[in-house]
Context: one part of a larger RNA
RNA sequence: GGCAUACGGUGGAUGUCUUGGCAUCAGGAGCCGAUGAAGGACGUGGGAGGCUGCGAUAUGCCUCGGGGAGCUGUCAACCGAGCUGAGAUCCGAGGAUUUCCGAAUGGGGAAACCCGGCACCCGUCAUGGGGUGUCACUGCCAUCUGAAUCUAUAGGGUGGUGGAGGUAACGCGGGGAAGUGAAACAUCUCAGUACCCGUAGGAAGAGAAAACAAACGUGAUUCCGUGAGUAGUGGCGAGCGAAAGCGGAAGAGGCUAAACCGUGUACGUGUGAUACCUGGCAGGGGUUGCGUAUGCGGGGUUGUGGGACCCACCUUGUUGGUGCUGCCAAGCCAGCGGGAAGUCAUAAAGUGUUGUUGUUAGUCGAAUCAGUUUGGGAAACUGGACCGUAGACCGUGAGAGUCGGGUAGACGAAAACGCGACACCUUCCUUGGUGGUGUUCCCGAGUAGCAGCGAGCUCGUGGAAUUUGCUGUGAAUCUGGCGGGACCACCCGCUAAGCCUAAAUACUCCCUGAUGACCGAUAGCGGACUAGUACCGUGAGGGAAAGAUGAAAAGUACCCCGGGAGGGGAGUGAAAGAGUACCUGAAACCGUGUGCCU
Numbered sequence: 001g002g003c004a005u006a007c008g009g010u011g012g013a014u015g016u017c018u019u020g021g022c023a024u025c026a027g028g029a030g031c032c033g034a035u036g037a038a039g040g041a042c043g044u045g046g047g048a049g050g051c052u053g054c055g056a057u058a059u060g061c062c063u064c065g066g067g068g069a070g071c072u073g074u075c076a077a078c079c080g081a082g083c084u085g086a087g088a089u090c091c092g093a094g095g096a097u098u099u100c101c102g103a104a105u106g107g108g109g110a111a112a113c114c115c116g117g118c119a120c121c122c123g124u125c126a127u128g129g130g131g132u133g134u135c136a137c138u139g140c141c142a143u144c145u146g147a148a149u150c151u152a153u154a155g156g157g158u159g160g161u162g163g164a165g166g167u168a169a170c171g172c173g174g175g176g177a178a179g180u181g182a183a184a185c186a187u188c189u190c191a192g193u194a195c196c197c198g199u200a201g202g203a204a205g206a207g208a209a210a211a212c213a214a215a216c217g218u219g220a221u222u223c224c225g226u227g228a229g230u231a232g233u234g235g236c237g238a239g240c241g242a243a244a245g246c247g248g249a250a251g252a253g254g255c256u257a258a259a260c261c262g263u264g265u266a267c268g269u270g271u272g273a274u275a276c277c278u279g280g281c282a283g284g285g286g287u288u289g290c291g292u293a294u295g296c297g298g299g300g301u302u303g304u305g306g307g308a309c310c311c312a313c314c315u316u317g318u319u320g321g322u323g324c325u326g327c328c329a330a331g332c333c334a335g336c337g338g339g340a341a342g343u344c345a346u347a348a349a350g351u352g353u354u355g356u357u358g359u360u361a362g363u364c365g366a367a368u369c370a371g372u373u374u375g376g377g378a379a380a381c382u383g384g385a386c387c388g389u390a391g392a393c394c395g396u397g398a399g400a401g402u403c404g405g406g407u408a409g410a411c412g413a414a415a416a417c418g419c420g421a422c423a424c425c426u427u428c429c430u431u432g433g434u435g436g437u438g439u440u441c442c443c444g445a446g447u448a449g450c451a452g453c454g455a456g457c458u459c460g461u462g463g464a465a466u467u468u469g470c471u472g473u474g475a476a477u478c479u480g481g482c483g484g485g486a487c488c489a490c491c492c493g494c495u496a497a498g499c500c501u502a503a504a505u506a507c508u509c510c511c512u513g514a515u516g517a518c519c520g521a522u523a524g525c526g527g528a529c530u531a532g533u534a535c536c537g538u539g540a541g542g543g544a545a546a547g548a549u550g551a552a553a554a555g556u557a558c559c560c561c562g563g564g565a566g567g568g569g570a571g572u573g574a575a576a577g578a579g580u581a582c583c584u585g586a587a588a589c590c591g592u593g594u595g596c597c598u
Stems, first nucleotide, its partner, number of pairs: 001597009015583001016548002020519002022516007029508002031166002039101003042055003046079002049075003061095006070083003106115003116135007137163009170201001171199005181188001185235001211218002222249005232240002253500003256444001260298010273287001275288001276285002279328005303478001305443004310436005317336006337430006350424006357418004362411003368384004373380001385402002387391001393405003449473007459485001480495005535542002555582001558569004
């Protein structure tokens, strides 16, 4: 020095565990903010600091409920001083306070700071000072003023009512890549994806056929399954990729524009008593007329085309009023009675009552003992009982239906909120319907269509319809238009150029409950622990490590060696080879003893 072996040291694998995560399901909630948010800074406790809570009323204040014996959060003990059956601490509901920054909004600013105006109050002999309130910008509405410039307008002021910023995913819209694939690469693909911007809601968007279909028919939209990787498209490469129909989920339909009537305003026009003043008769009035534009009310809303105007027929709850005058009729307005609907679209705010109704604290809740068994310890074992609408689960010195918390089941709210029902309330109807013919009128215009260049559809320009953007051009009104994949004819379907619309669908920052052939500390969220911390970076940003004594600290009094560290006795404990460097304690690595070899 090597090998072997025994015993150690070091080290922290493995096993066991779980406070923490992950995923999914069900229900709830789906917004917060100038009444100052989200997020922070700084403070705040009797005693230094971190976390939590709170805000100069500062680990808290008030009221109302629950609860019932201890309490002054946590790391984290110790000391001090207190509170509490006159009900504390704690839990829930509603209030009060809520520094400074931050949209930040009196002005400024290198966020958490500096400096002001005005009104009122406090203090000072007075100035300086202190307190409370208020003072940003901007859309819309109303109103007062008001230049160049006469009228006006721009501009300015005041009042009212909104906005601003934040937010995980889901939605809609405006922009919009590349790595990649095509085994290279350019059309193509990735992909209208990522990303950026705008903007909304609890969902959004879409939506009541100018739709499909095919000679039969369907009847708004949305979502799922199928149709179908089909029809298609495609350097016909890589790839991309429908629809109808069928089966389901859900189910809901409405309002306008125009014609015509009435009325208001502005402008133009008209003077002849021949206009006009609802109809009839009679009288009377005297520009009240007509045209254009526009506002309001009525009317009207459809594709077996509809409506307006005109005519005819049927029908009309009742009372009162009205008109240029009198009578009659019709019209209009209001009331009563009757009927319908409703705040989640078709118009829109609420109030009250009520409930086998829910949420936000809670309450009750069955049934086991023994043993001279083992053990440190009984829940184990043995023996004998009991409950069960409860034998889910967790804890307790090992493994407990009957020890504790719970579980099945039953009950509970002063207050706030949600939901349902009813009432008040609000709105509407109460003359509509049928038929006719005819003509006159209306039926959404810089629109449809067409041309050029694009985009989007399965559709890459293709024979390219349908949809759509920009530019140019530019119709018709039902004997009108559009579509059925160039285009034409016939046939069929529909009625564009206005608007609204629940549900079925998508998502989960958040709350509650449940589940797991999910993880178990190099795993599972980056984070089981002071974690987005320490640390790194000018910054955007990057980003850790780190769990376990024991049932209970009972955490080793006392003695000895040592300066201490550390150790030896003694003691605790079931165990100290469990001693806070603490469960188990592998290997690498380092030693000591012994044997053998060199």
Large-subunit ribosomal RNA, domain I from a Patescibacteria group bacterium, 598 nucleotides, folded computationally. RNAcentral holds the full RNA, with entries from ENA. Model confidence (mean pLDDT): 81 of 100. Its Rfam family is "Bacterial large subunit ribosomal RNA".